The part of an RNA shown here (large-subunit ribosomal RNA, domain II) has 689 nucleotides and comes from a Fimbriimonadales bacterium. Rfam family: Bacterial large subunit ribosomal RNA. Gene Ontology terms of the family: ribosome and structural constituent of ribosome.
[in-house]
Context: one part of a larger RNA
RNA sequence: GCCUACGAGUUGUUCGUACCGGCAAGGUUAAGUCGUUUAGCGACGGAGCCGAAGGGAAACCGAGUCUGAAUAGGGCGUCUAGUCGGUGCGAGCAGACCCGAAACUGCGUGAUCUAGCCAUGGCCAGGGUGAAGCCUCGAUAAUAUCGAGGUGGAGGCCCGAACUCAUUGACGUUGAAAAGUCUCGGGAUGAGCUGUGGUUAGUCCGGUGAAAUGCCAAUCGAACGCAGAGAUAGCUGGUUCUCCCCGAAAUGCAUUUGGGUGCAGCGUCACGUGUUUUCUUACGCAGGUAGAGCACUGACUGGGCUAGGGGCCCUACCAGGUUACCGAACCCAAUCAAACUCCGAAUGGCGUAAGAUCAGCGUGGCAGUGAGACAGCGAGUGAUAAGAUCCGUUGUCAAAAGGAAAACAAUCCAGAUCAGCAGCUAAGGGCCCUAAAACACGACUAAGUGUUAAACGAUGUGGAAAUGCAUAAACAGCCAGGAGGUUGGCUUGGAGGCAGCCAUCCUUUAAAAAGUGCGUAACAGCUUACUGGCCGAAUGUGUUUUUGCGCGGACAAUGUAAGGGGGCUAAAGUCGUGUCCCGAAGCUCUGGGUUUCUAUCGCAAGAUAGGAGCGGUAGGGGAGCGUCGUGUGUGCAGUGAAGUCAGAGCGUAAGCACUGGUGGAGCGCACGCGAGUGAGAAUGUAGGC
Numbered sequence: 001g002c003c004u005a006c007g008a009g010u011u012g013u014u015c016g017u018a019c020c021g022g023c024a025a026g027g028u029u030a031a032g033u034c035g036u037u038u039a040g041c042g043a044c045g046g047a048g049c050c051g052a053a054g055g056g057a058a059a060c061c062g063a064g065u066c067u068g069a070a071u072a073g074g075g076c077g078u079c080u081a082g083u084c085g086g087u088g089c090g091a092g093c094a095g096a097c098c099c100g101a102a103a104c105u106g107c108g109u110g111a112u113c114u115a116g117c118c119a120u121g122g123c124c125a126g127g128g129u130g131a132a133g134c135c136u137c138g139a140u141a142a143u144a145u146c147g148a149g150g151u152g153g154a155g156g157c158c159c160g161a162a163c164u165c166a167u168u169g170a171c172g173u174u175g176a177a178a179a180g181u182c183u184c185g186g187g188a189u190g191a192g193c194u195g196u197g198g199u200u201a202g203u204c205c206g207g208u209g210a211a212a213u214g215c216c217a218a219u220c221g222a223a224c225g226c227a228g229a230g231a232u233a234g235c236u237g238g239u240u241c242u243c244c245c246c247g248a249a250a251u252g253c254a255u256u257u258g259g260g261u262g263c264a265g266c267g268u269c270a271c272g273u274g275u276u277u278u279c280u281u282a283c284g285c286a287g288g289u290a291g292a293g294c295a296c297u298g299a300c301u302g303g304g305c306u307a308g309g310g311g312c313c314c315u316a317c318c319a320g321g322u323u324a325c326c327g328a329a330c331c332c333a334a335u336c337a338a339a340c341u342c343c344g345a346a347u348g349g350c351g352u353a354a355g356a357u358c359a360g361c362g363u364g365g366c367a368g369u370g371a372g373a374c375a376g377c378g379a380g381u382g383a384u385a386a387g388a389u390c391c392g393u394u395g396u397c398a399a400a401a402g403g404a405a406a407a408c409a410a411u412c413c414a415g416a417u418c419a420g421c422a423g424c425u426a427a428g429g430g431c432c433c434u435a436a437a438a439c440a441c442g443a444c445u446a447a448g449u450g451u452u453a454a455a456c457g458a459u460g461u462g463g464a465a466a467u468g469c470a471u472a473a474a475c476a477g478c479c480a481g482g483a484g485g486u487u488g489g490c491u492u493g494g495a496g497g498c499a500g501c502c503a504u505c506c507u508u509u510a511a512a513a514a515g516u517g518c519g520u521a522a523c524a525g526c527u528u529a530c531u532g533g534c535c536g537a538a539u540g541u542g543u544u545u546u547u548g549c550g551c552g553g554a555c556a557a558u559g560u561a562a563g564g565g566g567g568c569u570a571a572a573g574u575c576g577u578g579u580c581c582c583g584a585a586g587c588u589c590u591g592g593g594u595u596u597c598u599a600u601c602g603c604a605a606g607a608u609a610g611g612a613g614c615g616g617u618a619g620g621g622g623a624g625c626g627u628c629g630u631g632u633g634u635g636c637a638g639u640g641a642a643g644u645c646a647g648a649g650c651g652u653a654a655g656c657a658c659u660g661g662u663g664g665a666g667c668g669c670a671c672g673c674g675a676g677u678g679a680g681a682a683u684g685u686a687g688g689c
Base pairs, nucleotide, nucleotide: 001689002688003687004686005685006684011094012093013092014091015090016089017088018087019086020085021084022083023082026050027049028048032044033043034042035041036040054061055060064076065075066074067073097238098237100235104228105227106226107225108224109223115200116199117198118197119196120195121194122193123192124190126159127158128157129155133151134150135149136148137147138146139145163187164186165185169182170181171180202220206216207215208214213222241624242623243622244621245620246619251264252263253262254261255260265369266368267366268365269364270363271362272361273360276359278356279355280354281353282352283351284350285349291343292341293340297337298336299335301333302332303331304330308326309325310323311322312321313320372397373396374395375394376393377392378391380389381388402413403412404411417592418591419590420589422588423587424586428582429581430580431566432565433564437579439578440577441576442575443574444573450568456552457551460549461548462547463546464545465544466543467542468541469540477534478533479532480531481530483507484506485505488502489501490500513528517526518525593614594613595612596611597610598609599608600607601606625678627675628674629673630672631671632670633669634668635667636666643662644661645660646659647658649656650655
């Protein structure tokens, strides 16, 4: 992992509610007793309980009563239906659908492992070093002291086996081993190692600990066993047959509350009510948002005017004058506002009526939900960031399959009762992959733009408009001129059109700057403006604005890789107009099933016709299938039961038959009743492989 079996809403009691049954202004017995054909049943038993009367705190009164001064008003009542049992659903109390803690408490068992200690034993090859003491000799005056030699054999001494420990590396890691093997390594007469026997213990925070929260039997921040005990678990997981009808929520308020719960909201079922629902239209209302505005409150720019202030002048003081200074208020012009409004929509809301529609509301039973997600629109927070966050509103997903978007919960189209080798469409498409026009007409694009992106840049190219010059000859090109006062003045070493400052006149002219650019140290030189000539424009030549489509700007990590691909250029691209077609579980057609409403028929069950329905998670409601046992009835079976194997049968499903083989003794069907009643999941349990 698979297969087989087992495996989870039960039982008791009290209460609520619906239905069924008995009796009914009543209903009913409990314990117990008696009888009996004795786990049973029958009879008795009226204690008690519920109901038939309520109101008041109570006294008390009573179809009323309480409040009250009240005969007022108001509150709660009166105007009858209960009760006992059964069944379903739900709640409370109990383990209460099942499995699951870590823990807590009590009583015991453990020191054969290990820690310390006690008692009594055992063990340590070999080699090295050579302390004290002692002896001898020497030095010396010396018995002091010192030196030498010898003897001696000390040491938590040295090297190194046994023994013991465990530093390094490798192996091992479903191991040979639940801690090892090999190798390197530490200690190895000591705080040494070790045998046997004994002792110290578990919550009043125990024992032991050369101290690591270490060790106390492969278990230690509190051992193990049993018990309380099915501890508790607002948590996780699991929870077993079928079909039919309806179908949510992820919100508000509260919460030692935030992944829980209560009430409300939203679902379903029963009963009641009977148009009260929703939509459209018409009419009538309230409003202060969008927008707009500046009349208020504030903000804010320029100008005018001006009180006041500053500077300057004047002045003994008072004054006065002046000012490219600041500047309240006022005026003109131009702006801004969620907490501004002289104004002010649309949408939405309320009411009435008509039409359409099929809901709405009340009471009661049973819920689930109370983590929502994205998208469009309107706001806040944020950075006018986020697949961000928080509100409002609508949609979809959630709980929705089908078609489109290559693929793609949330986008677009569209809501699957079943069947059909029938038709029409939606979104989106019609060259090939790939169903359907390489469709028709007009234009644009040359960038493979299309098939990613901005500021900004550009004689790309199409359209529209305005305007200058132009046969008195424009624009471009070519030929020629482009002068004089003068080197203007200043400055400067110099400044002569051309470093800089000031001025920028006059003359000759067809025209020519107090000079457009290059150049020189300064001049010179080249050139431009300006003028004449040549040439010749019925698509002339400049400038500006606007608009369509393009260009650059353009950089990312495996491999083209930013059209799904092939590939596409008077498109198979883009814009406009038109016709035809394809395209879904949509709509239609044909046939079947089922729910519900209405009508008719029927005692009823139901039948027929017509209408409207039949996606679905949590969840509510309805109807069934099957298993085991049991009661009553009725059957089958050695001429072969159950089980099992096979087969093209029947039923909407759970399922049910029949025939044959096998098997060898029990088993069906109908109507009731009762459950240890349905397996794929729980790191489920047991067995097998």